Record summary
The RNA shown here (transfer RNA) has 73 nucleotides and comes from Methanothrix sp. It matches the Rfam family "tRNA". Rfam links the family to the GO term triplet codon-amino acid adaptor activity. RNAcentral records the identical sequence in 4 taxa. Its mean pLDDT, the model's own confidence on a scale to 100, is 84. NCBI's taxonomy places the organism under Archaea, Methanobacteriati, Methanomicrobia, Methanotrichaceae, Methanothrix.
RNA sequence: GCGAUCGUAGUCUAGCCUGGUAGGACGUUGCCUUGCCAAGGCAGAGGCCCGGGUUCAAAUCCCGGCGGUCGCA
Numbered sequence: 001g002c003g004a005u006c007g008u009a010g011u012c013u014a015g016c017c018u019g020g021u022a023g024g025a026c027g028u029u030g031c032c033u034u035g036c037c038a039a040g041g042c043a044g045a046g047g048c049c050c051g052g053g054u055u056c057a058a059a060u061c062c063c064g065g066c067g068g069u070c071g072c073a
Base pairs, nucleotide, nucleotide: 001072002071003070004069005068006067007066010026011025012024013023020056028044029043030042031041032040049065050064051063052062053061
């Protein structure tokens, strides 16, 4: 340099093909429970890599960029 593939919360991940309220687990915060801790229960905060395009509507489709991984040279 060329090609493939991936990028969603602090961490791991579903959803993407087939556009329509972004879900789960761990962690975290508050409360309940307990003599205390742990465990358990309830509630909350926290996310679509960046820019542009298409569309009534984009995590999802298209283009460009950035980054990771793999292959070729």